Model confidence (mean pLDDT): 81 of 100. Predicted 3D model of a 267-nucleotide RNA (Bacterial large signal recognition particle RNA) from an Actinomycetota bacterium.
[in-house]
Parts: sequence; C1' cells; structure tokens
RNA sequence: CCGCGCUAGGCGGGGGGCUCGGGGUCCCCUGUACCGGAAACCCUCGAUACGCCGGGCUGAUGCUCCAUCUGCGGCUCGUGGAUGACCGGGCAGCCCCCGGAGAGCAGUGUUGAUGGUCGGGUCCCGCGCGACUCGGAGCCGUGAACCCGGUCAGGGCCGGAAGGCAGCAGCCGUAAGCGGUGUACCAGGUGCGCCGCGGGAGCGCCCGGCCGGAGCCAGCUGCCGGGUCAGCGCCGGCCAUACACGGGUCCAGGACGGAGUGCGCGG
Repeated sequence: CCGCGCUAGGCGGGGGGCUCGGGGUCCCCUGUACCGGAAACCCUCGAUACGCCGGGCUGAUGCUCCAUCUGCGGCUCGUGGAUGACCGGGCAGCCCCCGGAGAGCAGUGUUGAUGGUCGGGUCCCGCGCGACUCGGAGCCGUGAACCCGGUCAGGGCCGGAAGGCAGCAGCCGUAAGCGGUGUACCAGGUGCGCCGCGGGAGCGCCCGGCCGGAGCCAGCUGCCGGGUCAGCGCCGGCCAUACACGGGUCCAGGACGGAGUGCGCGG
C1' cells in the first nucleotide's frame, strides 16, 4: 500500500417552553436528515445527566474535535414614539352654567331713546248693568162615562090641559193636572263680562299727555371674571399589543484554516 472481516463513529442540529437540573414528547428555526413503540397533573436520567425500548443501513477516507469569520432564528434588558384598556389628578383648552363690560354685527331711536312727571289700564273690594241659567207670572194647546157648568135631540117624571121639572148621549166651555211658549214682566243663582259707578292697592308691565334732546338693547361674534362636570383634550401612573433603535446572551446553517483517527487475518 492492497484485499477480507470487525469495532468506535455516523444515519441531523439548534432556540423556546417544562424541570432543582440534563435530555425527550410540545412550539419554532435551520433544511432533507433510517424504521417501529411509549411519554403532560408525562417518559428517561443525575453535573460520569446531551434521552428510553426494539430493529436496520453505513463504517474508519469515514468520522470526530479546535480556532476565526459569517449568520437564519430565539431569549432577555433598556430607551423611544404609536395604539388600546384601566386607575388617579383636576389644569380649565373645548363643552356647560352664572355674572360683567359694550368692541363689531343685527335690532330700535329726531315719525323723539334712556330718564323725569302726570293720567289711565292691568290687580283687589262693593254696587249696578248686561249675559247665561233656573223658577214663576202671562199666553197657547190639551184636559171630566157619572159624582163640573151651559145648551140639552130622543126618552123620562108631574099635570085634565096650558105648562113645569130633572136630565143621558152629542155639541160648547171650564177646574185641578199635563204639554208648549216664556225676547219683553217678577224673583233667585253665577268658575260669566273689551260694560258702568265708587273705593282701595299701587312693585312691575302696558298705553297716552307733558318736559327734555341721544341714546337704548344684549340676539350673534369677540372680550373679562367666577363656577360645575370629567364627555373630549391635558397631566401622572400602570398594563397590553405590534414596531423602531441600542445592549447582552444562546445559536442551526455556511466559508476558511488546523488537529486526531482503532483491532484481527492474508498478500
């Protein structure tokens, strides 16, 4: 050095999570990388922990280790602004309330403002008048088998007769009663009145007369002062979410350099 047979090794690794801790089942990254089985109030281990059980392939030119660079991704800390939830404050910017002033606009005013003065009204009391309502008088109608009236056919009674008497129905009328009317008359009443008279009260408001001669008003905008609320804004705190920047940490994969590498038999 070659051949054969073995063995170590290899057939993935990492982050998070879980755990006292190491692995695994779980999630994620890397990227391709044997098979089967169990594993969450779990499986297997103890710093000699970098899984357990069973099987298979490859196999030391194939693996292992180290340094540097790069680097997917994760974890963690800090800062920042954004968004959202919550808690608190109470600044008084918005909103809301009250007051003031009267700059601008609007309105009003020489067809006379604010103000002054006088009278009247509005308010109250009494009386009256009216209105309405109730009752009555009055008027109209109706209204009695007999026990209301008049006239009383027929009929009846008395009478010798002349004549007389009572009187039903009918007709006419009337009483109480009933109905209607009831403006004008009488009496009563009133949640009534553009009414009249007298008296009272007179703050405000309204109308008018007179004096006088230029403002008045506060609707809108703006201004000033005070107050309330916590809806928005503001301030403070805290939490969450996604993000940006910075620090720390672990790190798959990649690049490059270096180191290590077994046993037996035969030639």
A source record names the gene ffs. The sequence is in RNAcentral, with records from ENA.